The prediction has a mean pLDDT of 83.
The RNA shown here (small-subunit ribosomal RNA) has 1485 nucleotides and comes from an uncultured bacterium.
Its Rfam family is "Bacterial small subunit ribosomal RNA". Rfam links the family to the GO terms structural constituent of ribosome and ribosome.
[in-house]
RNA sequence: AGGGUUUGAUCCUGGCUCAGGAUGAACGCUAGCGGCAGGCUUAAUACAUGCAAGUCGAGGGGUAACAGGCCGCUUCGGUGGUGCUGACGACCGGCGCACGGGUGCGUAACGCGUAUGCAACUUACCUCUAACUGGGGAAUAGCCCCGAGAAAUCGGGAUUAAUACCUCAUAAUAUUCAUUGAUCACAUGUUCGAUGGAUUAAAGCUCCGGCGGUUAGAGAUGGGCAUGCGUGGCAUUAGCUUGUUGGUGAGGUAACGGCUCACCAAGGCAACGAUGCCUAGGGGUUCUGAGAGGAUAUCCCCCCACACUGGUACUGAGACACGGACCAGACUCCUACGGGAGGCAGCAGUAAGGAAUAUUGGGCAAUGGACGCAAGUCUGACCCAGCCAUGCCGCGUGCAGGAUGAAUGCCCUACGGGUUGUAAACUGCUUUUAUAUGCCAAGAAACCUUCCGACGUGUCGGAAGCUGACGGUAGCAUACGAAUAAGCACCGGCUAACUCCGUGCCAGCAGCCGCGGUAAUACGGAGGGUGCAAGCGUUAUCCGGAUUUAUUGGGUUUAAAGGGUGCGCAGGCGGAAUGAUAAGUCAGUGGUGAAAUCCUACAGCUCAACUGUAGAACUGCCAUUGAAACUGUCAUUCUUGAGUACAGUUGAGGUGGGCGGAAUGUAUCAUGUAGCGGUGAAAUGCAUAGAUAUGAUACAGAACUCCGAUAGCGAAGGCAGCUCACCAAACUGACACUGACGCUCAGGCACGAAAGCGUGGGGAGCAAACAGGAUUAGAUACCCUGGUAGUCCACGCCGUAAACGAUGAUCACUCGUUGUUGGCGAUAAACAGUCAGCGACUUAGCGAAAGUGUUAAGUGAUCCACCUGGGGAGUACGAUCGCAAGGUUGAAACUCAAAGGAAUUGACGGGGGCCCGCACAAGCGGAGGAGCAUGUGGUUUAAUUCGAUGAUACGCGAGGAACCUUACCUGGGCUUAAAUGUAGAAUGACAACCCGAGAAAUCGGGCUUUCCUUCGGGACAUUUUACAAGGUGCUGCAUGGUUGUCGUCAGCUCGUGCCGUGAGGUGUCGGGUUAAGUCCCAUAACGAGCGCAACCCCUAUUCUUAGUUACCAUCAGAUAAUGCUGGGGACUCUAAGGAAACUGCCUACGCAAGUAGUGAGGAAGGUGGGGAUGACGUCAAAUCAGCACGGCCCUUAUGUCCAGGGCUACACACGUGCUACAAUGGUCGGUACAGAGGGUCGCUACCUGGUGACAGGAUGCUAAUCUCGAAAACCGGUCUCAGUCCGGAUCGAAGUCUGCAACUCGACUUCGUGAAGUUGGAUUCGCUAGUAAUCGCAUAUCAGCAAUGGUGCGGUGAAUACGUUCCCGGGCCUUGUACACACCGCCCGUCAAGCCAUGGAAGCUGGGGGUACCUGAAGUCCGUGACCGCAAGGAGCGGUCUAAGGUAAAACUAGUGACUGGGGCUAAGUCGUAACAAGGUAGCC
Repeated sequence: AGGGUUUGAUCCUGGCUCAGGAUGAACGCUAGCGGCAGGCUUAAUACAUGCAAGUCGAGGGGUAACAGGCCGCUUCGGUGGUGCUGACGACCGGCGCACGGGUGCGUAACGCGUAUGCAACUUACCUCUAACUGGGGAAUAGCCCCGAGAAAUCGGGAUUAAUACCUCAUAAUAUUCAUUGAUCACAUGUUCGAUGGAUUAAAGCUCCGGCGGUUAGAGAUGGGCAUGCGUGGCAUUAGCUUGUUGGUGAGGUAACGGCUCACCAAGGCAACGAUGCCUAGGGGUUCUGAGAGGAUAUCCCCCCACACUGGUACUGAGACACGGACCAGACUCCUACGGGAGGCAGCAGUAAGGAAUAUUGGGCAAUGGACGCAAGUCUGACCCAGCCAUGCCGCGUGCAGGAUGAAUGCCCUACGGGUUGUAAACUGCUUUUAUAUGCCAAGAAACCUUCCGACGUGUCGGAAGCUGACGGUAGCAUACGAAUAAGCACCGGCUAACUCCGUGCCAGCAGCCGCGGUAAUACGGAGGGUGCAAGCGUUAUCCGGAUUUAUUGGGUUUAAAGGGUGCGCAGGCGGAAUGAUAAGUCAGUGGUGAAAUCCUACAGCUCAACUGUAGAACUGCCAUUGAAACUGUCAUUCUUGAGUACAGUUGAGGUGGGCGGAAUGUAUCAUGUAGCGGUGAAAUGCAUAGAUAUGAUACAGAACUCCGAUAGCGAAGGCAGCUCACCAAACUGACACUGACGCUCAGGCACGAAAGCGUGGGGAGCAAACAGGAUUAGAUACCCUGGUAGUCCACGCCGUAAACGAUGAUCACUCGUUGUUGGCGAUAAACAGUCAGCGACUUAGCGAAAGUGUUAAGUGAUCCACCUGGGGAGUACGAUCGCAAGGUUGAAACUCAAAGGAAUUGACGGGGGCCCGCACAAGCGGAGGAGCAUGUGGUUUAAUUCGAUGAUACGCGAGGAACCUUACCUGGGCUUAAAUGUAGAAUGACAACCCGAGAAAUCGGGCUUUCCUUCGGGACAUUUUACAAGGUGCUGCAUGGUUGUCGUCAGCUCGUGCCGUGAGGUGUCGGGUUAAGUCCCAUAACGAGCGCAACCCCUAUUCUUAGUUACCAUCAGAUAAUGCUGGGGACUCUAAGGAAACUGCCUACGCAAGUAGUGAGGAAGGUGGGGAUGACGUCAAAUCAGCACGGCCCUUAUGUCCAGGGCUACACACGUGCUACAAUGGUCGGUACAGAGGGUCGCUACCUGGUGACAGGAUGCUAAUCUCGAAAACCGGUCUCAGUCCGGAUCGAAGUCUGCAACUCGACUUCGUGAAGUUGGAUUCGCUAGUAAUCGCAUAUCAGCAAUGGUGCGGUGAAUACGUUCCCGGGCCUUGUACACACCGCCCGUCAAGCCAUGGAAGCUGGGGGUACCUGAAGUCCGUGACCGCAAGGAGCGGUCUAAGGUAAAACUAGUGACUGGGGCUAAGUCGUAACAAGGUAGCC
């Protein structure tokens, strides 16, 4: 000090979350020791038991218990008497019990903190000073007797003491009254006196020293009261108050005071927050933080409050009293039912509550307290110990060497490596701690006793003695031996640390983001690692990070946020000069700021924690002295801020009146005839009762064409025909006057579009609602025809808008360019200047960016308003305003991890521009209808194996399923195995053949016994053994390779530079051009790469070379005829190499690139035609069944062999084809012309036979040699528009061929049979030239063939393209976007379902507080007091006040409530499609 998380990526805003520290903690796992601390945060709930406040015999009467003495009795155990002694129960009396200890209920308060005051007070014990301490009296406890009662306790009688009580005397520096003098003070008053009057005291004990007692004064200590300032939340609490505020008088108190009472006055408090409600003990401190702050109140200290709940007083110096009293109430206990007793928020402890907090311990040895002369007693205060890792601190669990880098474990690319790991073993060393044994503290000094000394008789000083709960503890020494001692959490990122196995959106994890759907570093386990360590993690809470409430230190155009606008009281702020003052301010000094804590230094425990001593600090408050710049205040001036007067100008500024024309509508009349109107198209509507249209006249209401403009005016809303009146404003000029009169503004007041409301008018047009017509799946809409409120006027409400510049008002300062409005100035329509406005562009600056930029969103000043994640929600409740509608103010529960702004790159748009493509159009021919072939879906089946599924599956893998193939089914077999390899061993065979069983595989039997040799052996084959198997099983979403598609579309990128905070841009855009990111020009870009093009192949022309098997012009020969032969190298051709085409030339246009031309030339002309060639990438596209391969699965089977069956099924649907429907044809006969291929298990000439498929012979050819071979075409005949001489399906019969084998299930031939079909709905496909169409031929696969398919080849050989509006696809630029899984996107609302919190609600149930009335205990006070008492006084009685209680009405608050309202959340529900693109009617308020 920051990090993670919104996005495809970016910057910003903004929330959520993490890393740190802390705790009176709790929980989980684990645990060796010690020191020092801490330990009911919840039920101020209830408490069994014990203890926690007594003491004094030196106050008293005394003697119940104990001990001793003395005297009796005695069974020697004891027992009785005696207060004689030590002592002492109960009692009287004194002092204490008001301290110490506990708790935090109440309390928002002079309670606390701090600083003052008391001239308005008190203080037992203690200290000092002064004075006194003399008489008398009557009682009463106890004891004794009697009585009541269960008890607690009470009553009666007799007798008795005191330092108990009463009384008399004496007395003032006390109190009070009267008179009077002086002093001080701001005042009530104070202080010091003088004189006189009145009133009031005392207690004894004694060791004779003293200890006490009374009065008065002073001190010390403690307390009381008053005041300034500070000290929670809510304004959805705005008014509160009648003893209330003040006065006079009285009472009361220790004391002032409405503290109380009588009378008088009507005040007092409050926006600087009264009153009310809720919450809470306050402070020193503690935690955190850089600090400012925020949070906190456990331990320790100070203060307060309380003691079962409420009230009350008594006693006392002190209480309205924790372990006192009385009363009321609740609860518990005892009871003989008549009555009684009690109060752990003291220490232990129990129950309960709770996540949770200890022993019914020891001791008064120390410190402190009470009493006492003292010894001493008491002391759960305290000192110690026990329990608890609750925290802090310290120590240990060894140290050194040791590599075969042992073994195990785990991992990997597995005959081997890596890691665990110097770790272990092993060797040497040490002994803290543990264990054992022994020694053994400090804390102790006093009091007291004894002795001594000084003063002189009890004080001080000295010496010795006495006293330890903790504790035989700390510590020390010796022995022993590595011996007794390590866990927890984590390992996806944040955040240090990685692999394997298991699991398979399951189980689970998770602080946030998020992991898990078969290869999980995120779940569980393991190995390894990381971090801390006697602890480690989790949870909870606080601060921090969070500048995320911003004083330090934030913002408000678009992210949340400027009030709709003005006026303006309070408040805040305020121009220049001089003087005064000293409130703020600054400085010095004094007091205080308790101690502890924090900090620094030093010191004590071996260190540390801890503790001690000293210092500093406590940033504060008060007082006082000084300074006088600034702010304030007062006084006097000033003119520049502000305003007034004067002169002029400007404008849709406002209000009221008058006037005007056009248009629209209506009415009347006229002309006139069949439609008008309306729409995308229609219809509703109007019209022959005369519409629409046209003309004339009249009336009505509303709005003001042109001018008209990023022009004007106004505070905003807003304002527009002309004119009059009234009112207001701004600007300019000049500089006369006032003299800071100013700015802003919470609350307040006023204005405030449209719509809406009330009353009364008005109503032409328009037009919510409504009606009808359309559209549509629907159409409560968009469109059309009508149409009422309303729109208009007057008066009154409402008070809101995207009331926007989404930008508060005022003042000052800060580069420029340009336009315009109104003035000034100027002779002026130029030009320049100046003031006030309204606009555009731009520099610096600012800003997240877009942008803004003298009209700031820049730089400063003042004041106001507002914001603090999204949703819930501008909702609910409350209050207030309103006639209502509704407005203003304005939450929470709950829920999410985002919501959002600006910009970027894409993608998309029923956005735009440009361009291309058989994309459309123009054409030709098809498909879709029929039959058949083939593939697919579906269905069926034992199986109909599997894959391919929009384009980019469907005559596809398959370029050929009868068996085989074959992966499927049924059945029968085999298990190292069907094949292959290596190594070893055995044999010389195995195989074939024969026989038998069987469907075959297979099994059994028979026959038979290899070759070479250097004789060592080798080859081959079989059997056997061992090791390697095998899988067309799964995953194409783990992969390689290959392929399809966008698309042969023109794109896709990089380096350097530049621009931008950045994503990114530029380059690649722009203007042209091209088939092309092809080229040219321009240019913050300059270059480059992959693509394009070219280079390659075929083809079109030609040349050269070569010339067999091809060719044959010339020459020769031969034949019935033929390049048949000699020969030739001309031609065709073959196959090698060249040439040729480049917009090169011309014309036109153009800067160029290039384009155009029936141009020239040329075989070919603008890429000549065709092919191969497929950028970055997209579709998790296809393929694990071509092959390869990771992982998983099967192993007498999911492997393998065999037979048979199936892949060929068949109500049906689809795709691709073939054949047709016929005359451009069918059929018969005749006559021609190819190319490219194939061929020895083959192609076959030729001959013979057969109608034919073919068969039987026979020859040539391993091929430019032999062989396989055209059809359409052409010529002629026939058919003549028919289901035909078209068409050939189907079926019957007979055959041929291949093959072990044609039944399921082959092809072909002949004869016969002769189905559908007469040109095909919506829709749809191909093709731009040697193309379509049409005709045949060849071939791969292959024994044969289901081939009408695929791949090639040639023959014949068209039509059309105006053009780019539209459909589809694509490219570039631009625009919008809420999309980025990218429009097959996103997303809204109702309804239905589940869950959650919440509002309303007839009511119901509680709670606290107040009011009124009734009743009214104890008690104080008042009155009375015939009874008691000598008296003082008291009992009693009455009254006032009052706690609790009761009744009543209302308010507040909480819970609950049938039903009801909306809200939120929830993978795959329903209905639509509102928004995002022009979102298909622009959206929004």